Background
The RNA shown here (Lysine riboswitch aptamer) has 174 nucleotides and comes from Romboutsia maritimum.

RNA sequence: ACUAAUGGUAGAGGUCGCAUUGUUAAUUAGUAGUUUUGUGGAGGUAAGCACAAUGAAGCAAAAUAAAAGGUACCAGUGCCGAAAUACAUUAAGUAAUGCUUUAAGCUUAUGUAUUGGGGUCAUGUAAAAUAUAUAUGACACUGUCACAUUAAUUUGUGAAGUGCUAUCUUUAGA
Repeated sequence: ACUAAUGGUAGAGGUCGCAUUGUUAAUUAGUAGUUUUGUGGAGGUAAGCACAAUGAAGCAAAAUAAAAGGUACCAGUGCCGAAAUACAUUAAGUAAUGCUUUAAGCUUAUGUAUUGGGGUCAUGUAAAAUAUAUAUGACACUGUCACAUUAAUUUGUGAAGUGCUAUCUUUAGA
């Protein structure tokens, strides 16, 4: 010098790589809500109080009129199990007009499991939605490695990120 193992460090996949923040814009929507009139005739809320025959809910007309989540462009930030999904557990928050309580559901955090990556199509779920997100399946594409093949990462098959490449320490082998 070489091979293998353990433990570190640094990288690559993509011009739709992943997530997140902010401005603006569209959508949500002329919808919810509020007010007036008519009708209606006892409710309304997750529950309670308040309210309500001096007229509840609902319906119709008119006036006024949002927001959150999700999305797009742009500008930044953090990164390459980046991140996403499912399940479980604990803590906190969250119920539209007035107040209180609760938290089914939802959001955040932790743990386990699965998924190399993005795309198209189909189906399901969520959502106001044909946007979008996500799960499953199929189809090609793409990056890594293994095996075979070729003049040639050429061509084919397969595998999975606890991977691959480079490099360092330690140990062992020959």
The organism belongs to Romboutsia, within Bacteria. The RNAcentral record of the sequence draws on Rfam. It matches the Rfam family "Lysine riboswitch aptamer". Rfam describes the family as follows. Riboswitches are metabolite binding domains within certain messenger RNAs that serve as precision sensors for their corresponding targets. Gene Ontology term of the family: lysine biosynthetic process.